[in-house]
């Protein structure tokens, strides 16, 4: 230098290919119920505008370009 993969709540993932209503699930957190108390269980709540910038579109986590970070492989120099 080239190719490919990954980046989405606090954590781990799905959704992306094939654009479409409020971005879903598990764990964790908070509150309530339950209990003599804790845990378990049950119910509810808060929390991500999807790494960043731009473009296309009526509409972008999803498509396109650029860029940053991480990873894998290959090449160049000698």
């Nucleotide at each position: 230098g080239g190719a490919c993969c990954c980046g989405u709540g606090g954590u781990g993932u799905a959704g992306c290919c094939c654009g479409g209503u409020u971005a879903a699930c598990a764990c964790a957190u908070u509150u309530g119920c339950u209990u003599g108390u804790c845990a378990c269980g049950c119910a509810a709540a808060a929390g991500a505008u999807c790494g960043c910038c731009g473009g296309u579109u009526c509409a972008a986590a999803u498509c396109c370009g650029g860029u940053c970070g991480g990873g894998u492989c290959c090449g160049c120099c000698a």